A computed fold for a 92-nucleotide RNA from a bacterium, annotated as TPP riboswitch aptamer (THI element). Its mean pLDDT, the model's own confidence on a scale to 100, is 80.
[in-house]
RNA sequence: CACAACCGUUAGGGGUGGCCCACAAGGCCUGAGAUAAACCCUCCGAACCUGAACCGGGUCGUACCGGCGUAGGGAAACGGACUCUCAAAGCA
Numbered sequence: 001c002a003c004a005a006c007c008g009u010u011a012g013g014g015g016u017g018g019c020c021c022a023c024a025a026g027g028c029c030u031g032a033g034a035u036a037a038a039c040c041c042u043c044c045g046a047a048c049c050u051g052a053a054c055c056g057g058g059u060c061g062u063a064c065c066g067g068c069g070u071a072g073g074g075a076a077a078c079g080g081a082c083u084c085u086c087a088a089a090g091c092a
Stems, first nucleotide, its partner, number of pairs: 006080005011042004017029004048073003054067004
């Protein structure tokens, strides 16, 4: 400075690549997370899967970045907070 679009419980869903090195150990890259009992996501659903051995760019290299993507799938209930609308009552 900004903040309604958030918190919790239970349950469920999901991914785990690339590079260096002799496998390992260790280090490095991206990422919330690269096996961490952690992280992310759950219909208001880009967590994740399919298309895809896809397309463009870039990199030592990779789903590294962008596109594809208003595509096709994808795992939920409850409680609280908050916002908006409507109604009633009260007041003017």